This is a predicted structure of a 350-nucleotide part of an RNA (small-subunit ribosomal RNA, central domain) from a metagenome.
Its Rfam family is "Bacterial small subunit ribosomal RNA". Gene Ontology terms of the family: structural constituent of ribosome and ribosome.
The full RNA is in RNAcentral, with records from SILVA.
Its mean pLDDT, the model's own confidence on a scale to 100, is 89.
[in-house]
Context: one part of a larger RNA
RNA sequence: CUGGGCGUAAAGGGUGCGUAGGCGGUAUCGUGUGUCGGACGUGAAAUCUCGCUGCUUAACGGCGAAACGGCGUCCGAAACUACGAAACUAGAGUGCAGGAGAGGAAAGCGGAAUUCUAGGUGUAGCGGUGAAAUGCGUAGAUAUCUAGAAGAACACCGGUGGCGAAGGCGGCUUUCUGGACUGAUACUGACGCUGAGGCAUGAAGGCUGGGGGAGCAAACAGGAUUAGAUACCCUGGUAGUCCCAGCAGUAAACGUUGUACACUUGGUGUGGGAGGAGUUAUCCCCUUCCGUGCCGGAGCUAACGCGUUAAGUGUACCGCCUGGGGAGUACGGCCGCAAGGCUAAAACUC
Numbered sequence: 001c002u003g004g005g006c007g008u009a010a011a012g013g014g015u016g017c018g019u020a021g022g023c024g025g026u027a028u029c030g031u032g033u034g035u036c037g038g039a040c041g042u043g044a045a046a047u048c049u050c051g052c053u054g055c056u057u058a059a060c061g062g063c064g065a066a067a068c069g070g071c072g073u074c075c076g077a078a079a080c081u082a083c084g085a086a087a088c089u090a091g092a093g094u095g096c097a098g099g100a101g102a103g104g105a106a107a108g109c110g111g112a113a114u115u116c117u118a119g120g121u122g123u124a125g126c127g128g129u130g131a132a133a134u135g136c137g138u139a140g141a142u143a144u145c146u147a148g149a150a151g152a153a154c155a156c157c158g159g160u161g162g163c164g165a166a167g168g169c170g171g172c173u174u175u176c177u178g179g180a181c182u183g184a185u186a187c188u189g190a191c192g193c194u195g196a197g198g199c200a201u202g203a204a205g206g207c208u209g210g211g212g213g214a215g216c217a218a219a220c221a222g223g224a225u226u227a228g229a230u231a232c233c234c235u236g237g238u239a240g241u242c243c244c245a246g247c248a249g250u251a252a253a254c255g256u257u258g259u260a261c262a263c264u265u266g267g268u269g270u271g272g273g274a275g276g277a278g279u280u281a282u283c284c285c286c287u288u289c290c291g292u293g294c295c296g297g298a299g300c301u302a303a304c305g306c307g308u309u310a311a312g313u314g315u316a317c318c319g320c321c322u323g324g325g326g327a328g329u330a331c332g333g334c335c336g337c338a339a340g341g342c343u344a345a346a347a348c349u350c
Stems, first nucleotide, its partner, number of pairs: 003322004007304002012318001014201004021194003025088002028085004034080001035077008049065006091191001092188003096183003103177007110154001114150008125136002162169002206247006215241002220236004258317006266295011299306002323350003332343004
């Protein structure tokens, strides 16, 4: 450089925003960048190819043609591309009217449960297990009642329900705030798509400083089990889990399926709207838009399966793969307080 690929065989970046770049709607006029036609010049010879031919043949050589894929100049074409001008509204966006939602941030509030503290009642057990023991308890436990304190999480509703770019989000109220959807149309007039670098965000665990600490619980201790038991079971229990500020930047970050747009038979649920028919009225019914599931047709697929939410048919752009192990390792570089992260080989071996 090129081919074939990326749901499960190797392969979609965790996610978004966006720079450069690549690509880009409808119609008109112009220019003539790419593009196309013609002419001229050049493209040394040798080489290569073809024809004829010389050494007995071949290698080798001679003659001729073609070719030299190219470049330059001039003339011309104007569909496409590009550029310029001036338009359009089907893409995109703004405004208007609405309803839905665990979307985000902050503050406040609530009840159940748990543990602890104080007091009352009350007496010999409680707890735990396959069975036990460690443990707790006559200094009065467990149980039960009353009062108080603390921290964390929010039963039912709750739903292959909703929202968010992903991670993720669930008690209630208030304040601030993002996005999507629907319906009428008024406006802007291609403002678009993708996106190397970059920036932002990113579960759990981890790290730094400060707080907090009820329950749970790595490590640790003890009791069991066992041949042993650095485990599974039990009794305890510290980091941590929670909050604030900062760092870290990884996951089976999964739909193992990049983003955007267009096109291509259907059936049946469910969430949010709008319209119609009908009615006193909600529902039911019909149409339509957006989301989310199941089944399945053509087609695709190695098969499994996917199947208008495509893995079908196409276009644009990005990322990635190229036998297994060595290895997501070493070295170097960048980042990090560290743990480590990102980038990323080779020898050797099968």